[in-house]
RNA sequence: CAAGCCGGCCGGAUGACCGCCGGUGUCCGCCUCACUUCGGUGAGGCGGACGCGGGAGGAAAGUCCGGGCUCCACAGAACAGGGUGCUGGGUAACGCCCAGGCGGGGUAACCCGACGGAAAGUGCCACAGAAAACAUACCGCCAGCGGCCCUCUUUUGCGGGAGGGUGCGGGCAAGGGUGAAAAGGUGGGGUAAGAGCCCACCGCUCCCACUGGUGACAGGGGAGGCACGGCAAACCCCACCUGGAGCAAGAUCAAAUAGGGGGACGAUUGAGGGCGGUUCGUCCGAUGUUCCCGGGUUGAUCGCUUGAGGCCCGGAGCAAUCCGGGCCCUAGAUGGAUGGUCAUCGCCCCGGCGCCCGCAAGGGACCGGGGAACAGAACUCGGCUUACAGGCCGGCUUGGACC
Numbered sequence: 001c002a003a004g005c006c007g008g009c010c011g012g013a014u015g016a017c018c019g020c021c022g023g024u025g026u027c028c029g030c031c032u033c034a035c036u037u038c039g040g041u042g043a044g045g046c047g048g049a050c051g052c053g054g055g056a057g058g059a060a061a062g063u064c065c066g067g068g069c070u071c072c073a074c075a076g077a078a079c080a081g082g083g084u085g086c087u088g089g090g091u092a093a094c095g096c097c098c099a100g101g102c103g104g105g106g107u108a109a110c111c112c113g114a115c116g117g118a119a120a121g122u123g124c125c126a127c128a129g130a131a132a133a134c135a136u137a138c139c140g141c142c143a144g145c146g147g148c149c150c151u152c153u154u155u156u157g158c159g160g161g162a163g164g165g166u167g168c169g170g171g172c173a174a175g176g177g178u179g180a181a182a183a184g185g186u187g188g189g190g191u192a193a194g195a196g197c198c199c200a201c202c203g204c205u206c207c208c209a210c211u212g213g214u215g216a217c218a219g220g221g222g223a224g225g226c227a228c229g230g231c232a233a234a235c236c237c238c239a240c241c242u243g244g245a246g247c248a249a250g251a252u253c254a255a256a257u258a259g260g261g262g263g264a265c266g267a268u269u270g271a272g273g274g275c276g277g278u279u280c281g282u283c284c285g286a287u288g289u290u291c292c293c294g295g296g297u298u299g300a301u302c303g304c305u306u307g308a309g310g311c312c313c314g315g316a317g318c319a320a321u322c323c324g325g326g327c328c329c330u331a332g333a334u335g336g337a338u339g340g341u342c343a344u345c346g347c348c349c350c351g352g353c354g355c356c357c358g359c360a361a362g363g364g365a366c367c368g369g370g371g372a373a374c375a376g377a378a379c380u381c382g383g384c385u386u387a388c389a390g391g392c393c394g395g396c397u398u399g400g401a402c403c
Base pairs, nucleotide, nucleotide: 001399002398003397004396005395006394007393008392009391010390012345013344014343015342016341017340018339020055021054023052024051025050026049027048028047029046030045031044032043033042034041035040057374061385062384064383065382066381067380068379069246070245071244072243081242082241083240084239085238086100087099088098089097090096101115102113103112104111105110116237117236121235122234123231124230125229138176139175140172141171142170145169146168147166148165149164150163151162152161153160154159184202185201186200187199188198189197203226204224205223206222207221208220210219211218212217250302251301252300253299260293261292262291263290264289265288272284273283274282275281309328310327311326312325313324314323315322316321347371348370349369350368351367352366355364356363357362
């Protein structure tokens, strides 16, 4: 210098003006209550004006996983259903994190892995291919077997012999071919040709009161020619975990109207009501009047933001994390605030006669124009995943050049 790997961080700044949400202080107005020497005073609530300080994120997102909290359910046990799945540790908990093992990828830094069981059972394996699992045989290889044909030879002839071809049967599974995957691999021996048929090495399976490690596992030793293709994010088996619903959870206060419950009044000698101007009449008739209680709805308040909280320092630990000390308080809306305009600066892109540096590639200043991501709390916390203009910092690897 180039190409890469890993980790951490930022996510425009300042000012002016105009707004929004919630807090707080002063003043003003209204309402309620208490006291009052009737003038007021005090407390609380509501509204307004002014002042002061506060007001989104790294993911607030997806709502995927796990906790807190709330209500409901629940004697215990077992089953079903759901989930998780190498080992050790961390944690409130996890499907998260850390460290390690094993397997895979990369020259490396480093990255990826649902990573228990396929000799319990069931099922599936497209196309191609002989065959996709009780193995099998398309091409091929083989001959010491039988049939047919041709040539040569022998014989008077039948027949015999040699060579070749073809077909059927037989031996084989090495080679070719198919496939994502083909019944251990390489080499040698062996054979008619071949084959774990035999041997060496590698691999595999089983065993070990061998060694190291807490363990996953690694190393070592022994036995066996090798049996057991793949798929469990197919059913299933094994081990472990597991009640349901969610802040519209849930709690409190509480209006009008209409229901509900109770008391009192009224009772056929008629409360009250309709027709009617009134009486009479006529019709309806306990549906009435009044007081109290209770539930729900609208509404209001709480839940609500101080929490497994943040920052700094020290200690333990490889680390995740834990322990101790100090400091800090940092949005709480409920049709849902956290915004808009302007100016200056900063950032990025495009263009530019000319200017500066440079051999050049290129870089810089200046001028003009344009742009600025993903996205926005709603009970809360720990994670995971996904999105993101542009930029900064640190560590490491490989290659090249120079000293």

This is a predicted structure of a 403-nucleotide RNA (Bacterial RNase P class A) from a Leptospirillia bacterium. Model confidence (mean pLDDT): 76 of 100. Rfam family: Bacterial RNase P class A. Rfam classes the family as a ribozyme.